Context: one part of a larger RNA
RNA sequence: AGACGGGGACCCACACAAGCGGUGGAUCAUGAGGUUUAAUUCGUCAAUAAGCGGGUAACCUUACCCAGGCUUGACAUCCUAGUUGUACCUCUUAGAGAUAAGAGGGUCAGUUCGGCUGGACUAGUGACAGGCGCUGCAUGGUUGUCGUCAGCUCGUGCCUUGAGGUGUUCGGUUAAGUCCGUGAACGAGCGCAACCCUCAUCAUAUGUUGUACUUUCAUAUGAGACUGCCUCGCAUAACGAGGAGGAAGGUGAGGAUGACGUCAAAUCAGCAUGGCCCUUAUGCCUGGGGCUACACUCGUGAUACAAUGGUUGGUACAAACCGAAGCGAAGCAGCAAUGUGGAGCCAAUCGGAUCAAAACCAAUCUAAGUUCGGAUUGGAGUCUGCAACUCGACUCCAUGAAGUUGGAAUCGCUAGUAACCGUAUAUCAGUCACGGUACGGUGAAUAUGUUCCUGGGUCUUGCACU
Numbered sequence: 001a002g003a004c005g006g007g008g009a010c011c012c013a014c015a016c017a018a019g020c021g022g023u024g025g026a027u028c029a030u031g032a033g034g035u036u037u038a039a040u041u042c043g044u045c046a047a048u049a050a051g052c053g054g055g056u057a058a059c060c061u062u063a064c065c066c067a068g069g070c071u072u073g074a075c076a077u078c079c080u081a082g083u084u085g086u087a088c089c090u091c092u093u094a095g096a097g098a099u100a101a102g103a104g105g106g107u108c109a110g111u112u113c114g115g116c117u118g119g120a121c122u123a124g125u126g127a128c129a130g131g132c133g134c135u136g137c138a139u140g141g142u143u144g145u146c147g148u149c150a151g152c153u154c155g156u157g158c159c160u161u162g163a164g165g166u167g168u169u170c171g172g173u174u175a176a177g178u179c180c181g182u183g184a185a186c187g188a189g190c191g192c193a194a195c196c197c198u199c200a201u202c203a204u205a206u207g208u209u210g211u212a213c214u215u216u217c218a219u220a221u222g223a224g225a226c227u228g229c230c231u232c233g234c235a236u237a238a239c240g241a242g243g244a245g246g247a248a249g250g251u252g253a254g255g256a257u258g259a260c261g262u263c264a265a266a267u268c269a270g271c272a273u274g275g276c277c278c279u280u281a282u283g284c285c286u287g288g289g290g291c292u293a294c295a296c297u298c299g300u301g302a303u304a305c306a307a308u309g310g311u312u313g314g315u316a317c318a319a320a321c322c323g324a325a326g327c328g329a330a331g332c333a334g335c336a337a338u339g340u341g342g343a344g345c346c347a348a349u350c351g352g353a354u355c356a357a358a359a360c361c362a363a364u365c366u367a368a369g370u371u372c373g374g375a376u377u378g379g380a381g382u383c384u385g386c387a388a389c390u391c392g393a394c395u396c397c398a399u400g401a402a403g404u405u406g407g408a409a410u411c412g413c414u415a416g417u418a419a420c421c422g423u424a425u426a427u428c429a430g431u432c433a434c435g436g437u438a439c440g441g442u443g444a445a446u447a448u449g450u451u452c453c454u455g456g457g458u459c460u461u462g463c464a465c466u
Stems, first nucleotide, its partner, number of pairs: 001466002004462002007460007015450002019413005026303008034294002042053002064289007073128001077127002079124006088105007108118003130278002133276003139272002141267003144263001146261001151190006157166003170181003196255004201223007226249001229243005305406001309365006321352003326345002331340003372403001377398007419442007
């Protein structure tokens, strides 16, 4: 000088408290461990792994296993020879296919008319290709975390034998090392704040495809909020409390933005890359299987256990997003999934989508394992796709498990938030989405406070640690 303390003082945070809703019990979905397996590919492991790798695996993906094949190779450059019927497409035969053999179609461009040049293919030779093989403790780049916490430093000066200190302490204040004052310090840098984006109000301009031919709206440009004004408190300073006006008031709300550093944190499987290793195989192609196994354990979710509810009928109100190998209307068929149909639309025009569902109105059920709950199983179908057996989703009929509010413990949230309700989208042929990311609808309760728990900051003290 640090680190540490079941030392002290002060301060902060959904940290506790005050509240609301959950998890932990049930069933299912999904991920992880373990076990099993020919293989169940690999990574990630307190917080900072486990609906994570945008990781929605039928083939492909795919890296794993079994089997069948290839060896200058699936891909690149160079050399030699040959073919030129360019390439390429279709079919037949053998085979699980890769592949092999054969048949047909097709008959390139330039030209000095020479297979001469380009392009393409075949064969050969070796230089090489190739490796999701190892090392994240050799690395770049990127990322998590403490933490959007308020800190981390430097120049000159001054103090000390020196390490070092001072500045950065102290008194106030702030969300803030924010600002004011003091002080052997005076200044400065990286952070804080502001500058950036979105939303909330108004003005102006423009207006098709929007709308009631006016501007809800859309687009663009500007205005507006600064403790600016008033009162009080305080050191008259910084600032704090209240008020006026205002769409908005003291950081208006949300986002992006992450200092010096910590964890030899994560990633060689995104990519790049040093070194090591494989080279008729640890490379490449193909068929099938596996990643979907199942005594069990854990994480994250969905659905419920019902009457603030279930069922039936009626009726109302969004935002945002997507669409050409696409969105697909009306109509018709089917109980339905869906089929048919093909209008319109490269979309403020058409479609997804009458764009919602909770909500509201009426009827019924009457406390029950039920008209709650929907797992599981049987049957019949639809769709995508070469192909739904392992292993897809959806529809209809039947079946109708567990579950009557969940032990110890534990999580989220302070306002248009929690909770409840649906909509869209990325990935995507289809889909195991109940996940992720956005969007709107309905819309609370509570905060006396900082004793305690957890994490953090400043000063100080002890110390057998560095």
Molecule: small-subunit ribosomal RNA, 3' major domain
Organism: uncultured bacterium